The RNA shown here (transfer RNA) has 73 nucleotides and comes from Entomortierella chlamydospora. It matches the Rfam family "tRNA". Rfam describes the family as follows. Transfer RNA (tRNA) molecules are approximately 80 nucleotides in length. The family's RNA type in Rfam is transfer RNA.

[in-house]
């Protein structure tokens, strides 16, 4: 220096264009228990990495630019 891949709640993570973005652990509350603990039931928690395109619409396609990871030299 080129190339190739990642970027979603604290933490891991689905979502390959169609309008209330998903689970799971964690977090808080409530039920059960003498009591915890495990079970259950229910909530909060999100600028989809950032800027610009494209489209009627973009987490989802383009381009740059960051961060993390590979390869090549």
């Nucleotide at each position: 220096g080129c190339c190739c891949u990642u970027a979603u709640g604290g933490c891991u993570u689905a979502g390959u264009g169609g309008u209330u973005a998903u689970a799971g652990c964690g977090u808080c509350c409530c039920a059960c228990u003498c009591g915890u603990a495990a079970u259950g039931g229910g909530a909060a928690g999100g600028u989809c990495c950032u800027c610009g395109g494209u489209u009627c619409a973009a987490c989802u396609c383009c381009g740059a630019g960051u961060u993390g990871g590979g390869g090549c030299a």
Taxonomically the source falls in Entomortierella (Eukaryota, Fungi, Mortierellomycota, Mortierellales).